[in-house]
This is a predicted structure of a 333-nucleotide part of an RNA (large-subunit ribosomal RNA, domain IV) from Candidatus Iainarchaeum sp. The source organism's lineage runs through Archaea, Nanobdellati, Candidatus Iainarchaeota, Candidatus Iainarchaeaceae and Candidatus Iainarchaeum. It matches the Rfam family "Archaeal large subunit ribosomal RNA". Clan: LSU clan. Its family is annotated with structural constituent of ribosome and ribosome in the Gene Ontology. The RNAcentral record of the full RNA draws on ENA.
Context: one part of a larger RNA
This record gives sequence, structure tokens and C1' cells, in this order.
RNA sequence: CCCUCGUCAGGGAAAUCGGCAAAUUAGCCCCGUAUCUUCGGUAUAAGGGGUGCCUGCUGUCUGAAGAGAAUUUUCUUUGGAACGGCAGGUCUCAGUAACUAGGGGAUCCCGACUGUUUACCAAAAACACAGGUCUCCGAUAGCUCGUAAGGGUGUUUAUGGAGGCUGACGUCUGCCCAAUGCCGGUACGUCAAACCCGGGUUCAACCGGGCAAAGCGCCGGUGAAUGGCGGGAGUAACUCUGACUCUCUUAAGGUAGCGUAAUACCUCGCCGCUUAAUUGGCGGCUUGCAUGAAUGGCGUAACGAGGUUCCCACUGUCCCGACGAGGGACCCG
Repeated sequence: CCCUCGUCAGGGAAAUCGGCAAAUUAGCCCCGUAUCUUCGGUAUAAGGGGUGCCUGCUGUCUGAAGAGAAUUUUCUUUGGAACGGCAGGUCUCAGUAACUAGGGGAUCCCGACUGUUUACCAAAAACACAGGUCUCCGAUAGCUCGUAAGGGUGUUUAUGGAGGCUGACGUCUGCCCAAUGCCGGUACGUCAAACCCGGGUUCAACCGGGCAAAGCGCCGGUGAAUGGCGGGAGUAACUCUGACUCUCUUAAGGUAGCGUAAUACCUCGCCGCUUAAUUGGCGGCUUGCAUGAAUGGCGUAACGAGGUUCCCACUGUCCCGACGAGGGACCCG
């Protein structure tokens, strides 16, 4: 010096990206317990008190003997086992004395939850999930494996099976079918080979015409299909703002919500609270560079080895270091 431990005056997060690590708490009994809530919970919430040993009394249960009542059972004496209760005493700094054994509270974000995952750097806000919704399928089905024979779903049969998206619950889910996709229609256009007719001095190649499927064109539908959801002027009796008007333009011009956000460039936006001081956090405002409704929007009790911020307690994280134990390193053999 390194590793693993132990102890520390005073201060108590000043350390640090961050209380990382460590410390605190801890069992059982009693009292007591806010907010919110899907009324189940939250909750061991929080916060208090007790806990050893000795002695005495006492409760519950029970054996034996006796007495009273004579059906339940009551009393006295003397024993037994376990679990309690009360009082007094007693020792220590300390009584769950060792081992064992939650730190707590508050706000916000995300995900409803229990679960699953990168065997060997990621456990999560990712996946799954119950629930919701859309599409296909009436069975020799649909989807799927195989060149095929044949197989799976399926010992199945629409309250079923397959596939996509979303993801408890509450409340909702706006507008656009122009594009792309899908579905349906079509008298008309286009349209391959085959076939038919004609030409090719004979045969053939070949040439022209006719017929004409699917597809495409054309006409409709369809958004919990892929997706999309504007700009410029003017205007109210101070100013500002603009309910209102005009105009260009689109398929339609973003509704309800939420909003400086896990999304905001400018940005450390502005205001308030929190601090002595805050690029943080929370609550508002919101002109949103570039929010927005099952690529779900907004809420939400409970839950989380998830993320953010604050408070109490606690501490060698720190001020600021010191000492001790064991094992290495090091020296000698």
C1' cells in the first nucleotide's frame, strides 16, 4: 500500500451525477393510525408504551377424596400440565441483552396489477396480461407445414378457430376516402395465349381481323385500414386582444383533452411555492420549433430491486482523519 471487518470527539449529506456505501429501524404484546380509495385496501401507515429474574395473589383446564344438591352443577382439601393476568421486589448502561429481525414520510413521471426477458455488462418505462376492437373462416372452411403423399389447428365447429392493433378500470375516441391498400360493382375502354375468319401462287413461318378472362381504366364503399389533419389580411368608445369579416387554398384543415411535457429549438420561457442561495422539483400560464385521441387521448386506488424531487431519523459520504483485528503484498529462511 491492497482486501475483508470493528470503533470514533464535535458537526450531520457540507461528500457525490446521485445518501452510492454504511448507519438507523427490526421479533412479539398493547394503544393508536392520516390522505386517497375500485370500499378490498392504503396499514406493520405514522406515532407511542411494554418485554429479564424472584416472590405473592389470581383466571382458564384437570386427577383424587369429602360435603351440599340429587338432572345440568356448587363448595372444601390436596395434587398436575399448559397458557395468561395483577401487584410488590431485584440487578445491569442495556431484559426480542447473543443469533434472529422493516428506516419512515410526501410529490410527480411511466407501466394498471402477479408474471416474462438480453444463459455470460441492460430486469426496464421493454414483452406478456385480463379487457377492447377490426379482419378471415359454415368445414372437402380459414390459417399453416410439405415438391408430393400427407400433417398441425383438431378428441375442434362461430359462446369456435386463425391473424392484426390496443392493453385493468373510469371517461372518451373528433374531421378527411384526394393518395396507398382492401372490399364491391361495371352496359363501356384496354387486354395474352388458345380458338375462329381472311390473306400468304401449294404447305409452313408470317400478316390482318374477330372473340375475349383476370388485371388495369371507370363507378362506389371502407379509418380501432397505411396514413393525413393550412396560410395571409382587416376589425370592439385608451391600449392590448380579436367573438366578427375578407381572401388564397385543401381530401380535410387538429375537435375533446393535455401542454416548456420521457415530446419545447429559442430555454435556465414567465409567475408562484420550496432554498440563505435552485439550469432542479411541484403548481399555474401556454403564441404546442415539432401534443393529441386503440401508432389510443386524459385521469386513476393498489402494485414496482423502475425514474425525479423534497422532508424526518440516521450515520466516517464528508469536515479530517485516527486507532484496532485478520488475510495479502514486502523482508528473512